Model confidence (mean pLDDT): 79 of 100.
Predicted 3D model of a 73-nucleotide RNA (c-di-GMP-I-GGC riboswitch aptamer) from a Desulfobacteraceae bacterium.
Taxonomically the source falls in Desulfobacteraceae (Bacteria, Thermodesulfobacteriota, Desulfobacteria, Desulfobacterales).
RNA sequence: CAAGACAAAGCCAAACCUGUUUUGAAGCAGGUACGGAAAGCCACGGAUCAUUAUGAUAGCCGGGUUGCCGCUA
Numbered sequence: 001c002a003a004g005a006c007a008a009a010g011c012c013a014a015a016c017c018u019g020u021u022u023u024g025a026a027g028c029a030g031g032u033a034c035g036g037a038a039a040g041c042c043a044c045g046g047a048u049c050a051u052u053a054u055g056a057u058a059g060c061c062g063g064g065u066u067g068c069c070g071c072u073a
Stems, first nucleotide, its partner, number of pairs: 004069001011036002016031006034059001040065003044062003047057004
């Protein structure tokens, strides 16, 4: 640097339900466990959604950036 094991340790948490905030997409908290090797962070490009004040989605795809583990090459 590449790749990601029917390995180990730790991590995240979809749908749904409850509470809460927002006009809304959606966010947050709890339960749960569909999945995840960046499902960590950043809205830069595309996309989708809400709205027409610009906002949301990083668990849609790229891009940037940081990073855990240790079979194998």
The sequence was found by an Rfam model in a public genome assembly. It matches the Rfam family "c-di-GMP-I-GGC riboswitch aptamer". Its Rfam clan is "c-di-GMP_I riboswitch clan". Rfam links the family to the GO term cyclic-di-GMP binding.